[in-house]
Molecule: c-di-GMP-I riboswitch aptamer
Organism: Gammaproteobacteria bacterium
RNA sequence: UUUCAGCAAAGGCACACCUUUCGAAAGAAAGGGCCGCAAAGCCACCGGUCUAAAGGGUUUUCCCAUGACAGCGGGGUUGCCAUC
Numbered sequence: 001u002u003u004c005a006g007c008a009a010a011g012g013c014a015c016a017c018c019u020u021u022c023g024a025a026a027g028a029a030a031g032g033g034c035c036g037c038a039a040a041g042c043c044a045c046c047g048g049u050c051u052a053a054a055g056g057g058u059u060u061u062c063c064c065a066u067g068a069c070a071g072c073g074g075g076g077u078u079g080c081c082a083u084c
């Protein structure tokens, strides 16, 4: 340096839930939290899922992403420790 892997140590992230704020919602941010995570770092490229404000419609709730989810799967990219 590369590949494979995640036993140990150190450190990292943070589900549900709670509080505040933003948002039409899904959801997000911050603080707690501790279900779990070896990429649970980053990127909506492919599939999937959620929401449906605006718009459309056959107008009792149907369609639609320009909104989201990277902790749904795949892919891309970067990277810590240890070992070989």
Stems, first nucleotide, its partner, number of pairs: 006081001012037002017032006035071001041077003045074003048069003055063002